[in-house]
Context: one part of a larger RNA
RNA sequence: CCCUCGUUAAGGAAUUAGGCAAAAUAGCCCCGUAACUUCGGGAGAAGGGGCACCAGCGCGAGCUGGUCGCAGUGAAAGGGCUCUAUCGACUGUUUACCAAAAACACAGGUCUCUGCGAACGCGAAAGCGGACGUAUAGGGGCUGACGCCUGCCCAGUGCCGGAAGGUUAAGAGGAGGGGUGCAAGCUCUGAAUUGAAGCCCCGGUGAACGGCGGCCGUAACUAUAACGGUCCUAAGGUAGCGAAAUUCCUUGUCGGGUAAGUUCCGACCCGCACGAAAGGCGUAACGAGUGGAGCACUGUCUCAACGAGGGACCCG
Numbered sequence: 001c002c003c004u005c006g007u008u009a010a011g012g013a014a015u016u017a018g019g020c021a022a023a024a025u026a027g028c029c030c031c032g033u034a035a036c037u038u039c040g041g042g043a044g045a046a047g048g049g050g051c052a053c054c055a056g057c058g059c060g061a062g063c064u065g066g067u068c069g070c071a072g073u074g075a076a077a078g079g080g081c082u083c084u085a086u087c088g089a090c091u092g093u094u095u096a097c098c099a100a101a102a103a104c105a106c107a108g109g110u111c112u113c114u115g116c117g118a119a120c121g122c123g124a125a126a127g128c129g130g131a132c133g134u135a136u137a138g139g140g141g142c143u144g145a146c147g148c149c150u151g152c153c154c155a156g157u158g159c160c161g162g163a164a165g166g167u168u169a170a171g172a173g174g175a176g177g178g179g180u181g182c183a184a185g186c187u188c189u190g191a192a193u194u195g196a197a198g199c200c201c202c203g204g205u206g207a208a209c210g211g212c213g214g215c216c217g218u219a220a221c222u223a224u225a226a227c228g229g230u231c232c233u234a235a236g237g238u239a240g241c242g243a244a245a246u247u248c249c250u251u252g253u254c255g256g257g258u259a260a261g262u263u264c265c266g267a268c269c270c271g272c273a274c275g276a277a278a279g280g281c282g283u284a285a286c287g288a289g290u291g292g293a294g295c296a297c298u299g300u301c302u303c304a305a306c307g308a309g310g311g312a313c314c315c316g
Base pairs, nucleotide, nucleotide: 001311002310003309004308005307006306007305008304010302011301014300019297027051028050029049030048031047036041038145052067053066054065055064056063057062068072080295081294082293083292084291085290086289087287088286092104093103108143109142110141111140112139113138114137120129121128122127146282147281148280149279151212152211153210156209157208158205159204160203161202162201165200166199167198171194172193176189177188178187179186180185213231214230215229216228217227240274241271252268253267254266255265256264
């Protein structure tokens, strides 16, 4: 000096990206427990008190009296707690060997396909699964408990529907033409006309793929613009939310918390570039999730010291 432990004056997170690590809490009984809530919960909330031994009494929980120690869950094992925000409803699942999560799944919602030898999947096929099921069933897509909701655009693309019309293959059809032959014929070519699906065309459809504007002016301070004009569009983003897991400028501005706060919370709205099932906004409970704050506690630190064991070092 290293590893693993133990103790530490005063202070107590000043350490650090971050209380990482450590410390603290801890069992049983009694008292007592808030917001919020889906009335189940939140709850072991939080916060207090008791605990040994001896004797008597009691069925017992225990009660009364007495005794000792610094200490009675006398060792070991054995929750730290609170406030706030965010994401995901929840229990689950996952990168075997750097990621456990806000990712996947999930009940629930919705769209769509499928009438049964089902759709769909595996397989040249036979056949099998689906299913010894039958639309309250099965397959596929999206969303993801619950609550309140889920706006506008069908021009493009997709899908669905459409007894007309246009286009359109083989086939049918054969006017006409070529070669050859004396000819019959053989052979080649071939216009009308007729001929599906598809496409064109006409409609529908967004919890289908997707999309959801610009410029200029205007109110008796100023500022702003309920209002007007104009251009473009299929239609110009409704509700709700908003510097956000999204905000570049940005440490935006104001408020809160701190002595001091690029983080955090509450607001504002100029949303570079939120927005409604690639769901929007809330939400009790839950979480080895993530951010912020506090109490308790501490060698994390001020700032290090001493001790124990094992190494390192020396001898063999």
The part of an RNA shown here (large-subunit ribosomal RNA, domain IV) has 316 nucleotides and comes from a bioreactor sludge metagenome. Model confidence (mean pLDDT): 90 of 100.